Annotation:
A computed fold for an 87-nucleotide RNA from a Desulfococcaceae bacterium, annotated as c-di-GMP-I riboswitch aptamer. It matches the Rfam family "c-di-GMP-I riboswitch aptamer". Its family is annotated with cyclic-di-GMP binding in the Gene Ontology. The source organism's lineage runs through Bacteria, Thermodesulfobacteriota, Desulfobacteria, Desulfobacterales and Desulfococcaceae. The coordinates come from a structure-prediction model, not an experiment, and the mean pLDDT is 83.
RNA sequence: GCUUGAUAAAGGCAAAGCACCUGAAAAGGUGGCACGCAAAGGUACCGGCCCCAUCAGUUUUUAAAGGAGGGCGGCGGGCCUGCCGGU
Numbered sequence: 001g002c003u004u005g006a007u008a009a010a011g012g013c014a015a016a017g018c019a020c021c022u023g024a025a026a027a028g029g030u031g032g033c034a035c036g037c038a039a040a041g042g043u044a045c046c047g048g049c050c051c052c053a054u055c056a057g058u059u060u061u062u063a064a065a066g067g068a069g070g071g072c073g074g075c076g077g078g079c080c081u082g083c084c085g086g087u
Base pairs, nucleotide, nucleotide: 003086004085005084012037013036018031019030020029021028022027035074041080042079043078045077046076047075048072049071050070051069054068055067058064059063
């Protein structure tokens, strides 16, 4: 340096639900809590999924769908970075 995660060691993160805050919503933030995670660190480039207040348009029209827009990194891939071991 590449590759890998059996047993460790030092640690790290923190699901759901709850409280408060932001948002139209999806969702996000903070607090305590832990379902789990060897990248559950970062990144919206690709795929996928979610929202739809506003704008544009469609339709069997008062609803549906979802282009723009917004979101999910704990959905998968790619890229960048990292602790300690093994081969």